[in-house]
RNA sequence: GGAGUCGGCCAGGCAAUCGCUUCCCUCUUUCAUCGCGAUUUUUCGUGGUGAAAGAGGGGAGAGGAAAGUCCGGGCUCCGCAGGGUAGAGUGCCAGGUAACGCCUGGGGGGCGCGAGCCUACGGAAAGUGCAGCAGAAAAUAUACCGCCUGAGUUUGCUGAAAAGUAAGCCAGGUAAGGGUGAAAUGGUGCGGUAAGAGCGCACCGCGCGGCCGGUAACGGGCGUGGCAGUGUAAACCCCACUCGGAGCAAGACCAAAUAGGAAUCCUUAUACCGUGACCCGCGGCUGGAUUCGGGUAGGUCGCUUUAGGUGUCUGGUGACAGGCAUCACAGAUGAAUGAUUGUCCACGACAGAACCCGGCUUAUCGGCUGGCUCCCGAA
RNA sequence: CGGGGCGUAGCGCAGUCUGGUAGCGCACUACACUGGGGGUGUAGUGGUCACAGGUUCAAAUCCUGUCGUCCCGACCA
Numbered sequence: 001g002g003a004g005u006c007g008g009c010c011a012g013g014c015a016a017u018c019g020c021u022u023c024c025c026u027c028u029u030u031c032a033u034c035g036c037g038a039u040u041u042u043u044c045g046u047g048g049u050g051a052a053a054g055a056g057g058g059g060a061g062a063g064g065a066a067a068g069u070c071c072g073g074g075c076u077c078c079g080c081a082g083g084g085u086a087g088a089g090u091g092c093c094a095g096g097u098a099a100c101g102c103c104u105g106g107g108g109g110g111c112g113c114g115a116g117c118c119u120a121c122g123g124a125a126a127g128u129g130c131a132g133c134a135g136a137a138a139a140u141a142u143a144c145c146g147c148c149u150g151a152g153u154u155u156g157c158u159g160a161a162a163a164g165u166a167a168g169c170c171a172g173g174u175a176a177g178g179g180u181g182a183a184a185u186g187g188u189g190c191g192g193u194a195a196g197a198g199c200g201c202a203c204c205g206c207g208c209g210g211c212c213g214g215u216a217a218c219g220g221g222c223g224u225g226g227c228a229g230u231g232u233a234a235a236c237c238c239c240a241c242u243c244g245g246a247g248c249a250a251g252a253c254c255a256a257a258u259a260g261g262a263a264u265c266c267u268u269a270u271a272c273c274g275u276g277a278c279c280c281g282c283g284g285c286u287g288g289a290u291u292c293g294g295g296u297a298g299g300u301c302g303c304u305u306u307a308g309g310u311g312u313c314u315g316g317u318g319a320c321a322g323g324c325a326u327c328a329c330a331g332a333u334g335a336a337u338g339a340u341u342g343u344c345c346a347c348g349a350c351a352g353a354a355c356c357c358g359g360c361u362u363a364u365c366g367g368c369u370g371g372c373u374c375c376c377g378a379a
Numbered sequence: 380c381g382g383g384g385c386g387u388a389g390c391g392c393a394g395u396c397u398g399g400u401a402g403c404g405c406a407c408u409a410c411a412c413u414g415g416g417g418g419u420g421u422a423g424u425g426g427u428c429a430c431a432g433g434u435u436c437a438a439a440u441c442c443u444g445u446c447g448u449c450c451c452g453a454c455c456a
Base pairs, nucleotide, nucleotide: 001375002374003373004372005371006370007369008368009367010366012344013343014342015341016340017339018338020061021060022059023058024057025056026055027054028053029052030051031050032049033048034047035046036045037044038043063350067361068360070359071358072357073356074355075247076246077245078244082280083279084278085277087243088242089241090240091239092106093105094104095103096102107121108119109118110117111116122238123237127236128235129232130231131230144178145177146174147173148172149171150170152169153168154167155166156165157164158163186204187203188202189201190200191199205227206225207224208223209222211220212219213218251301252300253299254298261292262291263290264289265288266287272284273283274282294455295454296453308327309326310325311324312323313322314321315320345348380452381451382450383449384448385447386446389405390404391403392402399436407423408422409421410420411419412418429445430444431443432442433441
């Protein structure tokens, strides 16, 4: 200098003017209430508190994903969150966490020279299913071409004959080679053989049994077995673990309004209700279900201070946990967070909170910065 | 804001659960019947199975993620 890899941060800046939401402070007016003083009472003055209106001033005001709603939790209601079946989800090991399908560390496998990246990664010897087409044969073992044997047979050639040789058929051996397929019953080599074959041997792979290391997943090495059952579980299934349901339109309160209506059906417990599978258990009840019709569609709370942020110290490889200090950081409800002008530059992407958090995934113009790897050059 | 469904030929749909051939009706094209049209019959055309990635020998179908579209959800009595 080039190429690459893994993180972290920012998300146009500044100024002026005009607006919007919310909070705080001050002043003025009005009303309510309380205390004190004057007054025979009415009433008046003064001070405090609260509410409303107006004026002025000040503070704060979208995101890294606010998104998808894919997971997990808080919160709220369903009497309890009880049992069983069904269903759903997760799936190497250990840890973190409120919890998780997330994160961290490790193991196995794959990719890369490397930094590093990817990995739905339990069980196919519990059982069932499937493996189309092609191919001889598709999970049961088998043989199309081929290779080999025959003192089986036929024909041709050579030969005087014996015999030899070639081809076909038949009988048998074989799984080396070819061919089909995604996949063909361990692989390579040597020996061996009529040709061959774990038939024998060496190495690799695989199974089984000890030993050693490791919390474990797993790894190493030894012995042993010629080698058994290919794949598919993001097919059913088996094993282990987890899961009660619904969601802020949850839910609580205030206010307003009515034809507190009609039809059909069920029922005094075996109906129905107690939220979205079923059964049991538990509880409630003279009423309940469906359809049609009628009415109100206003306000308050929930609503933002929390598994909170920042800094620092300690423990831990790390995720993370603990201590101390410090800070307060949107809360709207037709729904605010903007518009215009000027100026500068690198010319500005994806995109807008709606109960709240922890994750994942997806979208994203660009800029800054740290660690590490490889290549080239120079000293 | 919350919850749920759907996407296959120009249109309406089946096939997806249980993976190997993409099909039905209407429409369209050609031909025949007719003097012509309509109608009927015969033959045929037409599909990135919304998109992307994965599992598998093989995906419309199974899994994951995007996109589009549709539906439902206030309270009283």
Source information
Predicted 3D model of RNase P RNA and transfer RNA as a complex of 456 nucleotides. The coordinates come from a structure-prediction model, not an experiment, and the mean pLDDT is 79. It holds a member of the Rfam family "Bacterial RNase P class A".